[in-house]
RNA sequence: ACAAACCUUCGGGGCAGGGUGAAAUUCCCGAUCGGCGGUACAGCCCGCGAGCAAUUCGUUCUUUCCGCAGUUGAACUGCGGAAAGAACGACAAGCAUGAUUCGGUGCAACUCCGGAGCCGACAGUCACAGUCUGGAUGGUAGAAGGAUAUC
Repeated sequence: ACAAACCUUCGGGGCAGGGUGAAAUUCCCGAUCGGCGGUACAGCCCGCGAGCAAUUCGUUCUUUCCGCAGUUGAACUGCGGAAAGAACGACAAGCAUGAUUCGGUGCAACUCCGGAGCCGACAGUCACAGUCUGGAUGGUAGAAGGAUAUC
């Protein structure tokens, strides 16, 4: 320096104050937040992640059947195999997947600067949630490092 497999670590923020009400951080006023890669610096440009998951594979259990051993035989027990079913796990086809414009600078910006907007999984809840609680001391896009091999 380069490509592959491996290991380790890291890997999401946020309702102050007020109104109504029996009850709301869920409604209303207002406040507040912005994962990862790409690209002129991006929640709303392109792509990815968080949700669900067929099939396949693995493990365990149950039932049935077959073979072998113990047994005269049957029953039963043990070992091995097959099929069906159940639970759990891995991979994963596939399904679902929100939101922006105007002006300025510039070679270049839907990304910067200025203005005005918009969006936000599922389950729960004395009352409807981006912000509370929960799955989650989880998972993940990915980021950094290590060691090995080769040059």
Predicted 3D model of a 151-nucleotide RNA (FMN riboswitch aptamer (RFN element)) from an Anaerolineales bacterium. Its Rfam family is "FMN riboswitch aptamer (RFN element)". Rfam describes the family as follows. The RFN element is a highly conserved domain that is found frequently in the 5'-untranslated regions of prokaryotic mRNAs that encode for flavin mononucleotide (FMN) biosynthesis and transport proteins.